[in-house]
RNA sequence: GAACGAAAAGGCGAACCAUUCGCAAGGAUGGGGCGCAAAGCUGCGGGUCCCGCGCAAGCGGCGAGACAGCCGGGCUGCCGAAC
Numbered sequence: 001g002a003a004c005g006a007a008a009a010g011g012c013g014a015a016c017c018a019u020u021c022g023c024a025a026g027g028a029u030g031g032g033g034c035g036c037a038a039a040g041c042u043g044c045g046g047g048u049c050c051c052g053c054g055c056a057a058g059c060g061g062c063g064a065g066a067c068a069g070c071c072g073g074g075c076u077g078c079c080g081a082a083c
């Protein structure tokens, strides 16, 4: 130095549970701890949730909204063994 990921400190917090907000997808708070080096921020592209048709496989649509812990893109960023 880093496009790499050993260790340590610190950080985040899946499923599930409780309360709460929302028509819903889902959000918030607390518990919990599966995991995470971007599991920090960002719907920009795709995807999913959604709607219609269909016995089904699937096909078509996709306004508003949700998901950043689905995959990419963008912005930012802790530590420093190996390299």
Base pairs, nucleotide, nucleotide: 001083004080005079011036012035016031017030018029019028020027021026034069040075041074042073044072045071046070047067048066049065050061051060052059053058

A computed fold for an 83-nucleotide RNA from a Deltaproteobacteria bacterium, annotated as c-di-GMP-I-GGC riboswitch aptamer.
Its mean pLDDT, the model's own confidence on a scale to 100, is 79.
The model forms 95% of the base pairs in the Rfam consensus.